[in-house]
Context: one part of a larger RNA
Molecule: small-subunit ribosomal RNA, central domain
Organism: uncultured bacterium
RNA sequence: UUGGGUGUAAAGGGUGAGUAGGCGGUUUUGCAAGUCAGAUGUGAAAUACUGAAGCUUAACUUCAGAAUUGCAUUUGAAACUGCAAAUCUUGAGAGUCGGAGAGGUAAUCGGAAUUCCCGGUGUAGCGGUAAAAUGCGUAGAGAUCGGGAGGAACACCAGUGGCGAAGGCGGAUUACUGGACGACAACUGACGCUGAGACACGAAAGCGUGGGGAGCAAACAGGAUUAGAUACCCUGGUAGUCCACGCUGUAAACGAUGAAUGCUAGGUGUGGGGUCGAAAGGCUCCGUGCCGGAGUUAACACAAUAAGCAUUCCACCUGGGGAGUACGGCCGCAAGGUUGAAACCC
Numbered sequence: 001u002u003g004g005g006u007g008u009a010a011a012g013g014g015u016g017a018g019u020a021g022g023c024g025g026u027u028u029u030g031c032a033a034g035u036c037a038g039a040u041g042u043g044a045a046a047u048a049c050u051g052a053a054g055c056u057u058a059a060c061u062u063c064a065g066a067a068u069u070g071c072a073u074u075u076g077a078a079a080c081u082g083c084a085a086a087u088c089u090u091g092a093g094a095g096u097c098g099g100a101g102a103g104g105u106a107a108u109c110g111g112a113a114u115u116c117c118c119g120g121u122g123u124a125g126c127g128g129u130a131a132a133a134u135g136c137g138u139a140g141a142g143a144u145c146g147g148g149a150g151g152a153a154c155a156c157c158a159g160u161g162g163c164g165a166a167g168g169c170g171g172a173u174u175a176c177u178g179g180a181c182g183a184c185a186a187c188u189g190a191c192g193c194u195g196a197g198a199c200a201c202g203a204a205a206g207c208g209u210g211g212g213g214a215g216c217a218a219a220c221a222g223g224a225u226u227a228g229a230u231a232c233c234c235u236g237g238u239a240g241u242c243c244a245c246g247c248u249g250u251a252a253a254c255g256a257u258g259a260a261u262g263c264u265a266g267g268u269g270u271g272g273g274g275u276c277g278a279a280a281g282g283c284u285c286c287g288u289g290c291c292g293g294a295g296u297u298a299a300c301a302c303a304a305u306a307a308g309c310a311u312u313c314c315a316c317c318u319g320g321g322g323a324g325u326a327c328g329g330c331c332g333c334a335a336g337g338u339u340g341a342a343a344c345c346c
Stems, first nucleotide, its partner, number of pairs: 003318004007300002012314001014201003021194003025088001027086005033081002035077008049065006091191001092188002095184004103177007110154001115149007125136002162169002206247006215241002220236004258313006266291011295302002319346003328339004
């Protein structure tokens, strides 16, 4: 490389929009590049193959045939691919109407709770644990009432509920804004699918500058526990967690399951539409769950949201360790990321 694979054995890129490329719906006509058929030339000889013949046989040698799967020229065929010109509406898009949604960005507002400050009442404890102690408190704590400050998060509603490409998104209102879905069928007419590279987005932690800092809390300190305890438990507590701007670019970034299209029994919940019906309920489209048949699977299981049956395109795997390491390149302020071996051992 081929082959075979990628839910859990090695293996789906974290996600998107999209360039090159690959692949691509219906019908008609033409061309003849691919394709197919014929002819001609060439494809040296020897070797190899088949059949004969000659040395006593064999090896060996000789003759004939076939083969040389290729290339070129030429004459044709037109189903398929391609190209050109038309055509259609189912794919795709646009349009009108409609409802749903924690989709995004910004601003404003709200109540509960924690903490702190001030004041009132009030007195000896509070706190914490398995039990304690460190800690707080007669300089008046804890409890309780009133007032104030500030930051962060939004109870109930809440739901294998919703939205988003993924990461993710949850108090309320307003402004701006993206997408999906349903109904209609008078628009365009294949405009599609996938997508190397490049580009954009990308939890948490971390980094830079400037703010902010209530609670929580790496590090750190103390108290316990213990043989020890650089831990688990307790009392404190700084970065950080929050905001703005910039960087980082990784996760068990998981459904451990790439995207798209078509086809293949059912049953039962639930979210958003449509339709029939007085209702019960039925039918239908798009989501989201459970169960289950054929089929698949090493098994577990999957089963119209496939891991079934097929097609197209991309990514990735090829014994374990060494190792996601070294070296080099690229990126980064750094931390590090990305690409990514070999010797050697088994």